[in-house]
Context: one part of a larger RNA
RNA sequence: UGACGGGGACCCGCACAAGCGGUGGAGCAUGUGGUUUAAUUCGAAGCAACGCGAAGAACCUUACCUGGUCUUGACAUCCCGGUGGCAAGUGAGUAAUGUCACUGUUCCUUCGGGACACCGGAGACAGGUGGUGCAUGGUUGUCGUCAGCUCGUGUCGUGAGAUGUUGGGUUAAGUCCCGCAACGAGCGCAACCCUUGUUACUAGUUGCCAGCAUUAAGUUGGGCACUCUAGUGAGACUGCCGGUGACAAACCGGAGGAAGGUGGGGACGACGUCAGAUCAUCAUGCCCCUUAUGACCUGGGCUACACACGUGCUACAAUGGACGGUACAACGAGUCGCAAGCUCGCGAGAGUAAGCUAAUCUCUUAAAGCCGUUCUCAGUUCGGACUGUAGGCUGCAACUCGCCUCCACGAAGUCGGAAUCGCUAGUAAUCGCGGAUCAGCAUGCCGCGGUGAAUACGUUCCCGGGCCUUGCACA
Numbered sequence: 001u002g003a004c005g006g007g008g009a010c011c012c013g014c015a016c017a018a019g020c021g022g023u024g025g026a027g028c029a030u031g032u033g034g035u036u037u038a039a040u041u042c043g044a045a046g047c048a049a050c051g052c053g054a055a056g057a058a059c060c061u062u063a064c065c066u067g068g069u070c071u072u073g074a075c076a077u078c079c080c081g082g083u084g085g086c087a088a089g090u091g092a093g094u095a096a097u098g099u100c101a102c103u104g105u106u107c108c109u110u111c112g113g114g115a116c117a118c119c120g121g122a123g124a125c126a127g128g129u130g131g132u133g134c135a136u137g138g139u140u141g142u143c144g145u146c147a148g149c150u151c152g153u154g155u156c157g158u159g160a161g162a163u164g165u166u167g168g169g170u171u172a173a174g175u176c177c178c179g180c181a182a183c184g185a186g187c188g189c190a191a192c193c194c195u196u197g198u199u200a201c202u203a204g205u206u207g208c209c210a211g212c213a214u215u216a217a218g219u220u221g222g223g224c225a226c227u228c229u230a231g232u233g234a235g236a237c238u239g240c241c242g243g244u245g246a247c248a249a250a251c252c253g254g255a256g257g258a259a260g261g262u263g264g265g266g267a268c269g270a271c272g273u274c275a276g277a278u279c280a281u282c283a284u285g286c287c288c289c290u291u292a293u294g295a296c297c298u299g300g301g302c303u304a305c306a307c308a309c310g311u312g313c314u315a316c317a318a319u320g321g322a323c324g325g326u327a328c329a330a331c332g333a334g335u336c337g338c339a340a341g342c343u344c345g346c347g348a349g350a351g352u353a354a355g356c357u358a359a360u361c362u363c364u365u366a367a368a369g370c371c372g373u374u375c376u377c378a379g380u381u382c383g384g385a386c387u388g389u390a391g392g393c394u395g396c397a398a399c400u401c402g403c404c405u406c407c408a409c410g411a412a413g414u415c416g417g418a419a420u421c422g423c424u425a426g427u428a429a430u431c432g433c434g435g436a437u438c439a440g441c442a443u444g445c446c447g448c449g450g451u452g453a454a455u456a457c458g459u460u461c462c463c464g465g466g467c468c469u470u471g472c473a474c475a
Stems, first nucleotide, its partner, number of pairs: 001475002004471002007469002010466004015459002019423005026314008034305002042053002064300002067297004073125001077124002079121006088103005106115003127289002130287003136283002138278003141274001143272001148187006154163003167178003193266004198234007207224003212221002237260001240254005316416001320375007332363003337356002341352004382413001387408002390405004429451007
């Protein structure tokens, strides 16, 4: 000087408390451990691994295993010889690749050849998702959006260092004010950026419709007021008033205002810590393999299952289930696509087909809600696992191993021990909708809107953090 203390003082955070809803019990989904296996590829490991890499394992992916093949190689550059058969397609054969046969002849030209491609050969080399994240770059998690981390000059100290950065107030903040052997400065904080909340102007189609006509319908004429769209501005600054305060910074209350003291949300992550994670995104040193640890293909595996854990979904019902009627969104996506309408089907869906490269058309009837009817507390008209047929879709192909539909079947489960998690407002809870990935496959992920609470006395205690101080057998 730090780190540490079941030392002290002060302060903060859904940290506790006050509340609301869960997890832990059940069934299923998913990830992990373990076990098994020819293989169950690899990585991630307290918080900060475990619906994580994976925004989607039937083949492919794929790295693993079995078997069959290749050896200048699936991919790159260079050399020599040959062929002009660029590419591609068809057939034979095979489990499939490899293999064989046939069809197919591009461009420039000084007609020598060249470009380019293929075949054969030799070697330099290619190749490696092989090892080392404790050799590395890059990226990233975490403490933590915590308020800190430092420097120059000066001063003090023999020195390590100190001071500044401590103190009195204040703040979300090393935020600001005052004081002070310090005076300044940098990286952080804040602001500048995006979005949302109000409004003015500009613009008016594909959007909108007040008044006038018109229609089944903003459908059409007409209009751009309104809504909306999207560009430029305005607006909030403790600016104003009162009080408290040290005549300060600031705090409390009020006015005006759409909004008030950082208005809400996001992006943004200081010096550093954990030899944190990643050599399997990529790049890369060194080591290792080179007829194999490289490459191709078939089939299998990553989907196994006495069990254990994490994260979720669905429930256990009447604030509910079923049936009928009826209302209101937003974000988005679409030409290898979204598909209206019509017909068929109980349905998944099929057939046909308009429109749309989209404020025009489509996905797209939102659901909870509201109005009725029924069920009457039961393992039930709750719950839907599992199973049996029968079908549909995608795709060479759904056996291992996809999703969906109808009918039948109808398990556990009656609110969950110890323990434990999230959340302070348009939040929790609850309800549906969209998207990425994607042929197909979503209870996951990322977004969107609808309905919409309760509680916070307070900081004694638990956890984490900041600052000052003290002890110290630690560095």